This is a predicted structure of an 86-nucleotide RNA (c-di-GMP-I-GGC riboswitch aptamer) from Melghiribacillus thermohalophilus.
RNA sequence: UCUUCAAAGGGCAAACUCGUCGAAAGGCGGGGACGCAAAGCUGCAGGUCUAAAGCAGUAUAUGCUAUGACGGCUGGGUUGCAAGAA
Numbered sequence: 001u002c003u004u005c006a007a008a009g010g011g012c013a014a015a016c017u018c019g020u021c022g023a024a025a026g027g028c029g030g031g032g033a034c035g036c037a038a039a040g041c042u043g044c045a046g047g048u049c050u051a052a053a054g055c056a057g058u059a060u061a062u063g064c065u066a067u068g069a070c071g072g073c074u075g076g077g078u079u080g081c082a083a084g085a086a
Base pairs, nucleotide, nucleotide: 001085002084003083004082011036012035016031017030018029019028020027021026034072040078041077042076044075045074046073047070048069049068054064055063056062
């Protein structure tokens, strides 16, 4: 540096649920495991989600919009255990 069949020590924790923050997406903590060789970190690129405020609309419905969110969507950056190969 590359690979992940197996083994060992382990690690993380989906859905759901309880509490909490938030307008929401979603976050945090407890329970819980669908899965994950980076399901560690990072919002840099793409993508997806939400729309409080703002704009349009007739004041409703509705639509647009990220400065909000997602790292368990993909890529990039970065750090790392075990084993094997060079």

Description:
Taxonomically the source falls in Melghiribacillus (Bacteria, Bacillota, Bacilli, Caryophanales).